[in-house]
Context: one part of a larger RNA
RNA sequence: UGACGGGGACCCGCACAAGCGGUGGAGCAUGUGGUUUAAUUCGAUGCAACGCGAAGAACCUUACCAGGAUUUGACAUCCUACAAACUUUGUUGAAAAACAAAAUUGCCUUUAGGCUUGUAGAGACAGGUGGUGCAUGGCUGUCGUCAGCUCGUGUCGUGAGAUGUUGGGUUAAGUCCCGCAACGAGCGCAACCCUCGUUUUUAGUUAAAAACUAUUCUAAAAAGACUGCCGGUGAUAAAUCGGAGGAAGGUGAGGAUGACGUCAAGUCAGCAUGCCCCUUAUGUCCUGGGCCACACACGUGCUACAAUGGUUAGAACAAAGAGCAGCAAGUUUGCGAGAAUAAGCGAAUCUCAAAAAUCUAAUCGUAAUUCGGAUUGCAGUCUGCAACUCGACUGCAUGAAGCUGGAAUCGCUAGUAAUCGCCGGUCAGCCAUACGGCGGUGAAUACGUUCCCGGGUCUUGUACA
Repeated sequence: UGACGGGGACCCGCACAAGCGGUGGAGCAUGUGGUUUAAUUCGAUGCAACGCGAAGAACCUUACCAGGAUUUGACAUCCUACAAACUUUGUUGAAAAACAAAAUUGCCUUUAGGCUUGUAGAGACAGGUGGUGCAUGGCUGUCGUCAGCUCGUGUCGUGAGAUGUUGGGUUAAGUCCCGCAACGAGCGCAACCCUCGUUUUUAGUUAAAAACUAUUCUAAAAAGACUGCCGGUGAUAAAUCGGAGGAAGGUGAGGAUGACGUCAAGUCAGCAUGCCCCUUAUGUCCUGGGCCACACACGUGCUACAAUGGUUAGAACAAAGAGCAGCAAGUUUGCGAGAAUAAGCGAAUCUCAAAAAUCUAAUCGUAAUUCGGAUUGCAGUCUGCAACUCGACUGCAUGAAGCUGGAAUCGCUAGUAAUCGCCGGUCAGCCAUACGGCGGUGAAUACGUUCCCGGGUCUUGUACA
């Protein structure tokens, strides 16, 4: 000087408390451990692994396994020889591929040759999702959006170092003020950026609908909020409390933004890369299987256990997105998933599109039920070479467990929690209940900081570095 303390003082945070809703019990989905397996590819492992890499494993993907093939190779550059791009057919085979047949002989040209393609040959080489994240780059997580981390000059100290950065106030903040052997400065904080909320101006298609004018809409530019004004407190300061005006008030709300560093944290399987290893195989091609197994254990979720509800009929109100190998209205047809046909739209024009919770009326009457929907049988639809292993959806039938969940544990402070639906990416299809967005309805509670957890500042002890 740090680190640590079941030392002290002060302060903060959904940290506790006060509340609301969950998880832990059930069924299912999904990930992990374990076990099994020919293989169940690999990685991630306290917080900070476990709906994680994976924004989509039937083949492909695919890295794994079995079998069948191959060795200058699936891919790149170079050399030689021969043929010539390209196309079609047949046989064998699970395919990869092998064999055979037909057809044709390209373009430029200085006639040396060049361009492009195939076959054969030789080697230089290719190739490796093989190892090492404890050799690395890059990127990322975490402490933590916590308020800290440092430097120059000066001063003090033999020195390591100290001072500044401590102290008195204050703040969300090393934020600001005052004081002070310090005076300044940098990286952080804040602001500058984006979105939302108010007003004005300008402009307006495809919006507003019968048309026109307008503006609720659209999209650009401005204005607006600064403790600016008033009063109290305070050191006359910084600031804080109350008030006015205002759409908004003291950081208006949300986002992006992550200092010096810590964890030899994570990633050699995104990519790049040193070294090591394989080179008739640890490379490459193909078919089939596996990654989807199942006594069990854990995490994250979805659906429920019902009457603040279920069912039936009717009525209403969004936002944000996507669309041409696409979204598809309408019509016909089918109980339905869908099918047939087909207008419009590269979209403020057309379509997806029905928002749902909600409201009105009826019914059910506390029952394992008109709750709940797992499981299973039959019959179908669609995508796709192909739904057996292993897809989604539909109809009929079936109708498990479950009556609010032990110890324990999680999230959330306002348009938040809770609850309701809508959209998107990936994508042929989809195991999405996931992930990322969007709006609708819309609470309760916070006395307080003794305690639990994490963090910050000062101080103290130390046989620790």